Background:
Model confidence (mean pLDDT): 88 of 100. This is a predicted structure of a 105-nucleotide RNA (SAM riboswitch aptamer (S box leader)) from Geothrix terrae. It was read from a public genome assembly, where an Rfam model found it. Rfam family: SAM riboswitch aptamer (S box leader). About the family: The SAM riboswitch is found upstream of a number of genes which code for proteins involved in methionine or cysteine biosynthesis in Gram-positive bacteria. The source organism's lineage runs through Bacteria, Holophagae, Holophagales, Holophagaceae and Geothrix.
RNA sequence: GCGCUAUCCAGAAAGGUGGAGGGAAAGGCCCUGUGAAACCUUGGCAACCUGCGAACGCAAGGUGCCAAUUCCUGCCCCCGGCGUAUCCCGGGGGGAAGAUACCGA
Repeated sequence: GCGCUAUCCAGAAAGGUGGAGGGAAAGGCCCUGUGAAACCUUGGCAACCUGCGAACGCAAGGUGCCAAUUCCUGCCCCCGGCGUAUCCCGGGGGGAAGAUACCGA
């Protein structure tokens, strides 16, 4: 890297180095010299795996995570605006893509 399954409207940041980008991609909209990314230290959240346990649970060793719902949208369906309407706007559901975990080839 590929496949399966589960989850994704909750939660959780300070310091140091660094010095202009970052939020996956596209379009939006945001964050950022009141200091981006990245790295380091410390702290925290959570509970997938794990341990204990009959269960509810408890713990926190391995991952993960700590702006905004996965920041929003794209594709399909339904409802309303709408007693023209396939466009547009608003709402709902599903999907795609992505992220993380466990398992597998």